[in-house]
The part of an RNA shown here (large-subunit ribosomal RNA, domain I) has 597 nucleotides and comes from a bacterium. The sequence was found in a public genome assembly. It matches the Rfam family "Bacterial large subunit ribosomal RNA".
Context: one part of a larger RNA
RNA sequence: GGCAUAUGAUGGAUACCUUGGCGUUAGAAGACGAUGAAAGGCGUGGUUAACUGCGAUAAGCUUCGGGGAGCUGUUAGCAAGCGUUGAGCCGGAGAUUCCUGAAUUGGAAAACCAAUUCUGAUUAAUCUCAGAAUAUUCCGGUCUGAAUAAAAUAGGAUCGGGAGGGUAACCAGGGGAAUUGAAACAUCUUAGUACCCUGAGGAAAAGAAAGCAAUAGCGAUUCCCUGAGUAGUGGCGAACGAAACGGGAUGAGCCUAAACCUGAUGUACGUUAAAGCUCGUGUGCGUUGUACAUCCGGGGUAGCGGGAUUUGAUCGGAUGGAGAUACGAAUUCAUCGACGAGUCAAAAAAAUAUAUCUUAGCUGAAUAGUCUGGAAAGAUUAACCAUAGAUGGUGAUAGUCCAGUAAGUGAAAAGAUAUAUUCUCGUUGGAUCAAAUACCCAAGUAGCACGGGACACGAGGAAUCCUGUGUGAAUCUGUGUCGACCACGACAUAAGGCUAAAUACUCUCUAACGACCGAUAGUGAACUAGUACCGUGAGGGAAAGGUGAAAAGCACCCCUGUGAGGGGAGUGAAAUAGAACAUGAAAUCAUAUGCCU
Repeated sequence: GGCAUAUGAUGGAUACCUUGGCGUUAGAAGACGAUGAAAGGCGUGGUUAACUGCGAUAAGCUUCGGGGAGCUGUUAGCAAGCGUUGAGCCGGAGAUUCCUGAAUUGGAAAACCAAUUCUGAUUAAUCUCAGAAUAUUCCGGUCUGAAUAAAAUAGGAUCGGGAGGGUAACCAGGGGAAUUGAAACAUCUUAGUACCCUGAGGAAAAGAAAGCAAUAGCGAUUCCCUGAGUAGUGGCGAACGAAACGGGAUGAGCCUAAACCUGAUGUACGUUAAAGCUCGUGUGCGUUGUACAUCCGGGGUAGCGGGAUUUGAUCGGAUGGAGAUACGAAUUCAUCGACGAGUCAAAAAAAUAUAUCUUAGCUGAAUAGUCUGGAAAGAUUAACCAUAGAUGGUGAUAGUCCAGUAAGUGAAAAGAUAUAUUCUCGUUGGAUCAAAUACCCAAGUAGCACGGGACACGAGGAAUCCUGUGUGAAUCUGUGUCGACCACGACAUAAGGCUAAAUACUCUCUAACGACCGAUAGUGAACUAGUACCGUGAGGGAAAGGUGAAAAGCACCCCUGUGAGGGGAGUGAAAUAGAACAUGAAAUCAUAUGCCU
């Protein structure tokens, strides 16, 4: 020096465990904010570095319920206290809530600095302190008010109301890449994706046919299955890729514009009696009246076209009033009655009652002996409960020890949902039919030309939809569509608007589950984790779990530097479980013994 064996050291793999994660299902909710949010800074405890809670009333204050013996958070100790006159704890409602932050009195390098007005406190007075107000913008009202004589407008002041910021994903709109694929690359693809901006809701968007279809018919929208990787598109390359029919989920329909009528305002015309004042007759009035423009109200809303106007017919609750007047007719307004609907669609505010649910809880069956062991839940002997043999804990594996579980039960207060009533609104006040009239039926629109874009469809034979520029119709004997275009036929009725449900998502809450992970895994984070640390910054971003059943955490003695560490003694089932603490592999190191050199 090597090999072997044994005993140790080092190290922290492995098996075991789980406080933490991941995913799924069902339900709830999708809240917040100028009454100051989200997010923070700084404080706050007898002692207090961090976390948690809270806010100068500061690990808390008040009150109403629950609960019933301990309590002063994680967190021990010491000190001092509280509690059956009901604490701590759990839930409902309130009070307080420094400074920053939309931040809003002004400023500023966030958590700081400096004001003005009014009121109050204090002072001999100044100072100081406390409370309230003082940002911008939009809408509405009031008071004022220039250039410019008046009027008007701009502007100013003030009062009341709203907005601003935040928000994980889902949604709509406005903008909009490249890597990539095409085995290169340019049309194409990636992709209308990522990303940016705006806006909204608990969903959003869409939506009651100028639709689909095809000689038969359907009847708003949305979502799923299918049709179908089909028809098609495509340097016909790579790739892209429908729709109708059929089957399901859900189910709901409405309001305006216009014609016409009444009224108001303005402008123009007209003028002493024609027209007009609802009609007839008589009387009376006459700044009435006519035309145009704007506005309120009525009317009206459709595709077997609808409506308006005029005429005619049929049907219709009661009472009272109105107009220049008397009588009659018709019209119109109000009240009562009847019918219908409703505030989570089409107008909208609330209250009461009942029921159910949510936010704390409560009741809740049934086992003993012996043996092993440190410990019984194990073994064994004999029992019991079960609408409960889910699960977790307890010194090893417990239906009957504990918390629970099945099943029942419970709210002073706040909230949600449903129903009913009060209440509100509508109809009755008009409806239907027939004939006539040809008055209306959404205009810089439809269409067309050029240029783009969207449609599965890349300009293609390219319909359809949107529109930048130009041009530019018709009103039902109208207009559009049916994939160039034309004819016939069929279908629909554009150029205004609203609309629940079925659908999408999960920052979050509740309940449950998993042929999901088990500390190099699972979230980056099981632990003081978006922490330590790195970076000027945007940003990047860790490592780190396990004594024991119970601290019973080694009194006392000895060595030592009043060390570190160790030897005894003691605790414990175990200390080779001693805090560098459960198991304790390998590399590596040491000691002892044997063999070889």